[in-house]
Molecule: c-di-AMP riboswitch aptamer (ydaO/yuaA leader)
Organism: Bacillota bacterium
RNA sequence: UAAGAUUACAUGCUUAAUCCAGUCACUGGAACGGGGGAACCCUUGGGUUAAUCUGCAUUUGGCAGAGGGGCGGCCCGGCCCUAACCGUCAGCUAACCUCGUAAGCGUAGGGAAAAAUGCUU
Numbered sequence: 001u002a003a004g005a006u007u008a009c010a011u012g013c014u015u016a017a018u019c020c021a022g023u024c025a026c027u028g029g030a031a032c033g034g035g036g037g038a039a040c041c042c043u044u045g046g047g048u049u050a051a052u053c054u055g056c057a058u059u060u061g062g063c064a065g066a067g068g069g070g071c072g073g074c075c076c077g078g079c080c081c082u083a084a085c086c087g088u089c090a091g092c093u094a095a096c097c098u099c100g101u102a103a104g105c106g107u108a109g110g111g112a113a114a115a116a117u118g119c120u121u
Base pairs, nucleotide, nucleotide: 011106012105013104014103018030019029020028021027022026031101032100033099034098035097036096041091045089046086047085048084052066053065054064055063056062067082068081069080070079071078074111075110076109
């Protein structure tokens, strides 16, 4: 000097997956999401999710493209992802009912702007 590992604090990212309170193994509430559920309409099994489709291969299990999604609000550039789960059950759907709040990570290269809050005078 460079790279890696661990710990603490701060600050961010993917995601609905965060916050507050209490009698704190848990319970309750707020917030954000999923599902059930009339009339009318629809009716080709589908649902959560960005995570689907097409082509070439498949002599060893991949490749490419399109579509979709992410990278500190926006633009450009560049980089990355396109898993998985449920299992015939779920269209839309007011009132109403019910469930979830896991997990995993390190991100800013450049540019043009705006808003809010606190303190002081």